[in-house]
Context: one part of a larger RNA
RNA sequence: CUGGGUAUAAAGGGUGCGCAGGCGGCCUUUUAAGUCAGAGGUGAAAUGUGACGGCUCAACCGGCAAACGGCCUCUGAAACUGCCAGGCUUGAGUUAGAGAGAGGUAAGUGGAAUUCCAGGUGUAGCGGUGAAAUGCGUAGAGACCGGGAAGAACACCUGUGGCGAAGGCGGCUCUCUGGCCCAAUACUGACGCUCAGGCGCGAAAGCCAGGGGAGCGAACGGGAUUAGAUACCCCGGUAGUCCUGGCCGUAAACGAUGGGUACUGGGUGUUGGAGGUAUCGACCCCUUCAGUGCCGAAGCUAACGCAUUAAGUACCCCGCCUGGGGAGUACGGUCGCAAGGCUGAAACUC
Repeated sequence: CUGGGUAUAAAGGGUGCGCAGGCGGCCUUUUAAGUCAGAGGUGAAAUGUGACGGCUCAACCGGCAAACGGCCUCUGAAACUGCCAGGCUUGAGUUAGAGAGAGGUAAGUGGAAUUCCAGGUGUAGCGGUGAAAUGCGUAGAGACCGGGAAGAACACCUGUGGCGAAGGCGGCUCUCUGGCCCAAUACUGACGCUCAGGCGCGAAAGCCAGGGGAGCGAACGGGAUUAGAUACCCCGGUAGUCCUGGCCGUAAACGAUGGGUACUGGGUGUUGGAGGUAUCGACCCCUUCAGUGCCGAAGCUAACGCAUUAAGUACCCCGCCUGGGGAGUACGGUCGCAAGGCUGAAACUC
């Protein structure tokens, strides 16, 4: 430099924004850098290749030819790429309106449950299990009644549903705020796609400081089980789980499927919108756009399966793979308070 690949065999970066870079719509014009054609120069010799020749052959040697894949100069062509200039609206975007969802901040209210506190009624058990025991209870438990406090999570609605780039997001209300979709018109006029590096976001656990602590509950203690039982079951229970600020930067971060654009039979459900028909209106029915499911044609696939939400047909850009183990280890670098993260071998061995 290149081939073949990347749902499940090795391989899609956790996810977005985005500089450089790569790629880029329709029409006209300029130029001639790329491109193409012709001519010239150069590409030393040796080596290597081809046929021939000289040592009896060969090695070796000799002259010849091709080649030297390349570079430079001149002349010309103008379709394509690029450049210059002008124009266009279909790609992209902007304004305005309506709807839906999520996050943050502040104040207030309410409900179910749990635990605790004090009171009342009331008496011997409660609890727990396969069965028990530890545990709680005559210092009055458990049960029932009304009262108070606290923290955490929001049953039903709930869906095969919605929103978000991903992680993820569920009580109610208010405020601020990001994005998407549909319809109609107007405007800008290629402003686009992707993106190494970089920057931001990023479940849970974990870390630092301060608060909070009802329930649950690593560790830990006890009771059982068992040959043992550092477990599964039971009684307790600290970190933690919660809040604020700051770190960490990982995951089966999964659709195990990167992003964009275009194209390619159908059927059926659902969410948001628009339109048509009809109607007092709505439903139903039909069409269409955007999303989200299922079934399946062609095609693809090793098969399983995928199938307009492609794993089909093509193009553009990025990441990654290249036998198993050693090993996501060692060393070095870098980030981190640490835990550790990122980058990432080799010997050896099969």